[in-house]
Large-subunit ribosomal RNA, half A from Tildeniella sp. 4.3, 1641 nucleotides, folded computationally.
Rfam family: Bacterial large subunit ribosomal RNA. Its family is annotated with structural constituent of ribosome and ribosome in the Gene Ontology.
Taxonomically the source falls in Tildeniella (Bacteria, Bacillati, Cyanobacteriota, Oculatellales).
Context: one part of a larger RNA
RNA sequence: GGCUCACGGUGGAUACCUAGGCACGCAGAGGCGAAGAAGGACGUGGUUACCGACGAUACGCUUCGGGGAGCUGGAAGCAAGCAUUGAUCCGAAGGUUUCCGAAUGGGGCAACCCUACAUACGGCCAUCUGAAUCAAAUAGGAUGGCGCGAGCGAACCCGGCGAACUGAAACAUCUUAGUAGCCGGAGGAAGAGAAAGAAAACUCGAUUCCCUGAGUAGCGGCGAGCGAAACGGGAAAAGCCUAAACCAGUGGUUUUUACCAUUGGGGUAGUGGGACAGCGAUAUGGACUCGAGCGGUUAGACGAAGCAUUGGAAUGAUGCACCAGAGAAGGUGAAAGUCCUGUAGUCGAAAACUUAACGAUACUAGCUGAAUCCCGAGUAGGUCGGGGCACGAGAAAUCCCGAUUGAAUCCGCGAGGACCACCUCGUAAGGCUAAAUACUCCUGCGUGACCGAUAGUGAACCAGUACCGCGAGGGAAAGGUGAAAAGAACCCCGGGAGGGGAGUGAAAUAGAACAUGAAACCGUGAGCCUACAAGCAGUUAGAGCCCGAUUAAACGGGUGAUAGCGUGCCUGUUGAAGAAUGAGCCGGCGACUUAUAGGGUCUGGCAGGUUAAAGCGGAAAUGCUGAAGCCAAAGCGAAAGCGAGUCUGAAGAGGGCGAUAGUCAGAUUUUAUAGACCCGAACCCGGGUGAUCUAACCAUGGCCAGGAUGAAGCUUGGGUGAUACCAAGUGGAGGUCCGAACCGACUGGCGUUGAAAAGCCAGCGGAUGAGCUGUGGUUAGGGGUGAAAUGCCAAUCGAACCCGGAGCUAGCUGGUUCUCCUCGAAAUGUGUUGAGGCACAGCGGUAUUGAUUAUAUACGGGGGGUAAAGCACUGAUUCGGUGCGGGCUGCGAGAGCGGUACCAAAUCGAGUCAAACUCAGAAUACCCGUAGCACACAAUGCCAGUCAGACGGUGGGGGAUAAGCUUCAUCGUCGAAAGGGAAACAGCCCAGACCACCAGCUAAGGUCCCCAAAUGGAUGCUAAGUGAUAAAGGAGGUGGGAUUGCAGAGACAACCAGGAGGUUUGCCUAGAAGCAGCCAUCCUUAAAAGAGUGCGUAAUAGCUCACUGGUCAAGCGAUCCUGCGCCGAAAAUGAACGGGGCUAAGCAUCCUACCGAAGCUGUGGACUUGUACUUGUACAAGUGGUAGAGGAGCGUUCUGUAUGAGUUGAAGCGUUAGCGAGAGCAGGCGUGGAUUGUACAGAAGUGAGAAUGUCGGCUUAAGUAGCGAAAAUGUAGGUGAGAAUCCUACACCCCGAAAUCCCAAGGGUUCCUCCGGAAGGCUCGUCCGCGGAGGGUUAGUCGGGACCUAAGGCGAGGCCGAAAGGCGUAGUCGAUGGACAACGGAUUAAUAUUUCCGUACCUGAUUUGGAUUGUGGCGGGGGACGGAGAAGGCUAAGACAGCCGGAUGUUGGUUACCGGUUUAAGUGUCCGAGGUGUUGAGAGACGGCGAAAACGUCUUGAGCUGAGGCGCGAGUACGACCCGUUACGACGGGGAAGUGUCUGAUGUCAGGCUUCCAAGAAAAGCCCGAACCACGUUAAUUCAAAUUGGCCCGUACCCUAAACCGACACAGGUGGGAAGGUAGAGUAUACCCAGGGGCGC
Repeated sequence: GGCUCACGGUGGAUACCUAGGCACGCAGAGGCGAAGAAGGACGUGGUUACCGACGAUACGCUUCGGGGAGCUGGAAGCAAGCAUUGAUCCGAAGGUUUCCGAAUGGGGCAACCCUACAUACGGCCAUCUGAAUCAAAUAGGAUGGCGCGAGCGAACCCGGCGAACUGAAACAUCUUAGUAGCCGGAGGAAGAGAAAGAAAACUCGAUUCCCUGAGUAGCGGCGAGCGAAACGGGAAAAGCCUAAACCAGUGGUUUUUACCAUUGGGGUAGUGGGACAGCGAUAUGGACUCGAGCGGUUAGACGAAGCAUUGGAAUGAUGCACCAGAGAAGGUGAAAGUCCUGUAGUCGAAAACUUAACGAUACUAGCUGAAUCCCGAGUAGGUCGGGGCACGAGAAAUCCCGAUUGAAUCCGCGAGGACCACCUCGUAAGGCUAAAUACUCCUGCGUGACCGAUAGUGAACCAGUACCGCGAGGGAAAGGUGAAAAGAACCCCGGGAGGGGAGUGAAAUAGAACAUGAAACCGUGAGCCUACAAGCAGUUAGAGCCCGAUUAAACGGGUGAUAGCGUGCCUGUUGAAGAAUGAGCCGGCGACUUAUAGGGUCUGGCAGGUUAAAGCGGAAAUGCUGAAGCCAAAGCGAAAGCGAGUCUGAAGAGGGCGAUAGUCAGAUUUUAUAGACCCGAACCCGGGUGAUCUAACCAUGGCCAGGAUGAAGCUUGGGUGAUACCAAGUGGAGGUCCGAACCGACUGGCGUUGAAAAGCCAGCGGAUGAGCUGUGGUUAGGGGUGAAAUGCCAAUCGAACCCGGAGCUAGCUGGUUCUCCUCGAAAUGUGUUGAGGCACAGCGGUAUUGAUUAUAUACGGGGGGUAAAGCACUGAUUCGGUGCGGGCUGCGAGAGCGGUACCAAAUCGAGUCAAACUCAGAAUACCCGUAGCACACAAUGCCAGUCAGACGGUGGGGGAUAAGCUUCAUCGUCGAAAGGGAAACAGCCCAGACCACCAGCUAAGGUCCCCAAAUGGAUGCUAAGUGAUAAAGGAGGUGGGAUUGCAGAGACAACCAGGAGGUUUGCCUAGAAGCAGCCAUCCUUAAAAGAGUGCGUAAUAGCUCACUGGUCAAGCGAUCCUGCGCCGAAAAUGAACGGGGCUAAGCAUCCUACCGAAGCUGUGGACUUGUACUUGUACAAGUGGUAGAGGAGCGUUCUGUAUGAGUUGAAGCGUUAGCGAGAGCAGGCGUGGAUUGUACAGAAGUGAGAAUGUCGGCUUAAGUAGCGAAAAUGUAGGUGAGAAUCCUACACCCCGAAAUCCCAAGGGUUCCUCCGGAAGGCUCGUCCGCGGAGGGUUAGUCGGGACCUAAGGCGAGGCCGAAAGGCGUAGUCGAUGGACAACGGAUUAAUAUUUCCGUACCUGAUUUGGAUUGUGGCGGGGGACGGAGAAGGCUAAGACAGCCGGAUGUUGGUUACCGGUUUAAGUGUCCGAGGUGUUGAGAGACGGCGAAAACGUCUUGAGCUGAGGCGCGAGUACGACCCGUUACGACGGGGAAGUGUCUGAUGUCAGGCUUCCAAGAAAAGCCCGAACCACGUUAAUUCAAAUUGGCCCGUACCCUAAACCGACACAGGUGGGAAGGUAGAGUAUACCCAGGGGCGC
């Protein structure tokens, strides 16, 4: 380390439970609100954070009822109380009810501010007024009154506007769909509604809803799809009022008899009615209101009957009883008719609400006549354009809208699907109307073959919470001690946490992290195994060791040395161990459903079948009524029509279609429509939310150290006729230069599970400008913005985000859960906007039917044009012969005649080739006939799957006679097939696995060992380890065969010898002599010898060969065919017999044995189908299997019926040697502590291993990476259980234009003190920005409001718009701006311009005194403004010096250290630089109808403004230091000096000056007052003094950061102010003050 067992931990599955949900039924209610709603904020308790309740009368007040003993909510405790004089509690009616919110006095950032009494706005009524326009009228205005509207609310309803994805396999008409959505409005229902109707009968008689008609008639790119109506059956039923004609009254006008307006009467219809003229009567009705009121609702009351034993507890069991108009249910320590609450039954209301019958008020009828009158007008209708009707412009009626036209009045008009005629029906252009119908935010009661904590609502629990997001919006997890807290006194260990005893309890392994307590995962102990051993980890065999029980020893368990065989699962594929997909592991959840309508099958009822809606009934039911309707019963035809036939046709023909019992349910299967098996887009559309990021713009503020350059202009000088021009100076321009802050982001490195979802380090660019930045605002997605990159619009951008349509669609991918049995494919054809999809056919299954039909095979008969072959055709093609014709050439004046070794038709001879040649022509295949076993075959119905194929053989095409290539045909295997062989190896060879066997025989292939079987036999071959990879080519390798030559007249080889002369042939050459080259290549001597085969020389020479003789003695050569071998032969880790090894154990031929498979056989068993009959047997055949079809079962939850088990222990969980073919089912033991089986039926949220599934838990990596700026720590002491980390001290180090201090924003208690240390803090911790408790923020002057306005917002009236709403005037808000009064010191643990001390100022009121006429509207002034630059004054600040004090100390001195200050206001004075001013300040007078100012004129003549300094304020303050006390935090007392010089700002004078062009807010406070308007003398203004008043909000703390924005105690980001010393131009840089830190390993 492995396996096993035992015992634990972790974890929270399982089973049980339910407090909460879900779905319905019945009844109620169907609204609340200006009398202030819904919804909230803030409060209210003795103690009170939260929930609930309540509202300053605040855990409650009053009255009336109920009720009867305890009570002060959840929620304990403590404290204090209430109650039989009736509390708490329940019901009814009242009272109170802060603030916000429609929100309504004005404003606003909801729950606040201001003001001071205002119902804001609209509507209606009344009164008074009142334009354009003389009067009148109207619009409008003012006042009063009413208390009408508004806002909220789930669905239902009516109306306005109105999508898209989608479907049509694309898409545009169409569809989705008038859906979703937005908007307006109403009610408890809404809408519709009493025929200008439906229809065509012998008609019906408002509307609505249900059934049916009917998926019909129709509409429709006649595609996809859309789709009525009437009749009929039911529910419910209900009818009325006006306009007009006519009459009367009133008013007005008036031409004097009419008209207009209005009130009342009259009148309301289609068989036309009414007016009108006559006649005549008091019935009937209902929907209004009031009264009355059986009853009902809102609290309640009475209400039968059991004991003992067991047990912790009885309701169980046992024993013996009882009640029942009550055996529904819940509770009670287990399971209760008789214990409790209840139940059946019977009663009950002071008060409020409701209500049938009944009564009352008001309203409401008829007949006759026919002359005249009336009977709804910009209407009906027409035309054009639309919409809606099922109906898409169609032949398109009917209805509605817009534009434009435009009738009739009963002898009229409309309709009946164009239109016309006839006929029939109705009576438009005014209105009202219950019920039957739809829905459920809500209340009460009840029910469930609904869920039971991953379920059921998102929410069983303090959930729309925590948390996330700017926002719209999104959105969790989380139940169980016990009967009862009896919740563990006390002791021990420990700082605690935790644990051990004791005790409680039936149980504590029920101990609060609490019932049961599975698995992953982590341990402890024991048995066996394991350190020479290579792989899906098992399986089969098996030694040794250790053990014993569910069914007993002929047994079983644990471990497992060793041997044989053996590449996971799923998906998807031609093919996966695949290095192709998916899964870390475990547990829970997780996918073919439901409705409707068709088709099929099975079962059942009836024979014609069957009901639908509805009604009745009941505890309930699937019960009973109900015939409307549907299917069937007759078909054929386009139809007329005929009819067991009919149509076609001339037809008595032929042919087509017909002539056979159905129907209604239940179950199942399939199709269609619906999301339709589950999960999954990217998109599209609608309505909203976002400019706190960023882009641009608007308004208002702020910022830019320092240095450099030196434009224009000007001055002076020179110069010119005058300019020009030149020089010096002055000047200070610039999208100028260098360079910090600031803004950016070019390079490199680092970082890349970061410190950081864009940074750090070192360099880099701009840095007075098109600059950067704060605050407030504007622009919004079919859009904005964009110095333009498709950039940016909240870490998102070729079209943001959120929610909705929505479960979009997905011919695509993935996944799809128990068992067994039977059969069993395809990867092809055709078509396809088709190619990875689909349809039909092919092939499968199943059921029924049917002939012996089909097939193999045999026989007989056929046609063919392939292979091979051939050349007769068509073409191609080599040689030869003859050779037309042509070329070349000779001769000729020409005609022409010749020649030819050139080309060559045609033809002949010989030889060839062909997919698109065939004179001829197979084998196979195919067709027909006859015979022919079977489960074969065929047809029909229903249900599929398949349309990616792969390799091998053969025949072809393409390619290169390449490919594990591609494409056809045909066969085989794989696919979907295991077994044996080929080492391993889907497709090759053999062979088709129902199960078992320690039986036998074989196939392919094998027989030396691995490794079963021959070291078998015979005959040869090979020598190469060929065997055991390969070609052209090469070779006296070797075996066999054939042909031919030489050879005893002596061959071949070897050895000995010769190999000569003419001649150095000739030519050529420097030379060429056999042998550079050219020509020729003879002769002689000979046995033989080339004018020379090779080597060689400068050329000769030399060596040698051919050839010849000798020696030797028998075979020797050449060529061709063939078997087996050799060379050719180089690749990357070592690899080409499977290895050892083999000379056979290689190769060839022949022979005999044996081995060898899941094949065949044997024995036993299971199942399927068929046949047979005795119906449970026999026989026969069979049982590989993916997609797929069919059949039979197991299990889970719930229901019904029946029947059981259980505290003497159910379910669940763990374990175990039983049973079954399997899914599965029992028994025992342990745990557990209350439920749960079996049988037969039924209903389903019914079975998990995979979906990058989902939720939770737990591993692994791993004690690994890391511990977030390398500014740095050390020592001592203290505290404490414990100290690197806390405190103190002393050192050291770091920042110091910051790493210091103060504000704004933002945060919100983080501030201070005490206590604590679980968690947070990247370590630690005694510490903390952590936990608990307590405390802390003090303002007339600071900031904001009670003042003002900018951009912009809102916006009375108004204008515009389908609606919502948009714009905008007067106004009203809105700071980032304008206006505006306080300073110094002291004090607290924590606040201070806020408290205190001192000294001031502003503003109101009152009083007193003085002076006066004003105030408001209105008018005017002023406020009041840009950039840059320059010079100067002053101050802050600093430096130096002086002076003072302290320490050291040797008391002289020196060095070094510390301090050296004081406000506003007021007053006076001076001042420099100033600004303005003699080009006239200031003052006075006059002018323009008129004030001030301005302007002009006249007189006079030097002021006006102004920071800062100095004096007072001001010392009893402060102050180094000293003394005393101390609890070490501090407190008390004393207290010196308190000057000068220099430097000097970016502050201030200064809203100044100069200059430039781009020409640079508004309003109020403030000042002035002539006219006009209003008010005013009982009023008001102003000056001085005194007295008195001064409201609301903020104020702690952090603020370049550990408290803000970045998920963090995060190397990032964040606006303004203060700005020390030395060096330096400087805010750069370096080092240091004050001050702060050493970065939480």